[in-house]
RNA sequence: GGGUCGGUCCCGUGCGACAGUACCCGAUGAACCCCGCCAGGGCCGGAAGGCAGCAACGGUAAGUCGGUAGUGCUGGGUGCCACGGGGGUGCCGACGCUGA
Numbered sequence: 001g002g003g004u005c006g007g008u009c010c011c012g013u014g015c016g017a018c019a020g021u022a023c024c025c026g027a028u029g030a031a032c033c034c035c036g037c038c039a040g041g042g043c044c045g046g047a048a049g050g051c052a053g054c055a056a057c058g059g060u061a062a063g064u065c066g067g068u069a070g071u072g073c074u075g076g077g078u079g080c081c082a083c084g085g086g087g088g089u090g091c092c093g094a095c096g097c098u099g100a
């Protein structure tokens, strides 16, 4: 000096972490306009009984808070990751060739 291969670069696919979110679990959560059960009281009835039904109690919805594992979705200056394709201006590494 130039050659080959690989990396750095670009694109695609995939995998794993990270973040967010949903599902899941628990708690809380409706004076009445949710449910159940309805003390007292009220209404009907001669009575027996019946009717509606507030509070309380129980449950639940939207929501709120917390939780650890898994799964789904989304994301990127995530990863000395993997594979394939592209690129050959520059840089790095390896191999050998040639010349001084």
Base pairs, nucleotide, nucleotide: 001097003095004094005093006092007091008090009086010085011084012083013082014081015079016078018075019074020073021072022071023070024067025066026065027064028063034059035058036057042051043050044049
Molecule: Bacterial small signal recognition particle RNA
Organism: Chloroflexota bacterium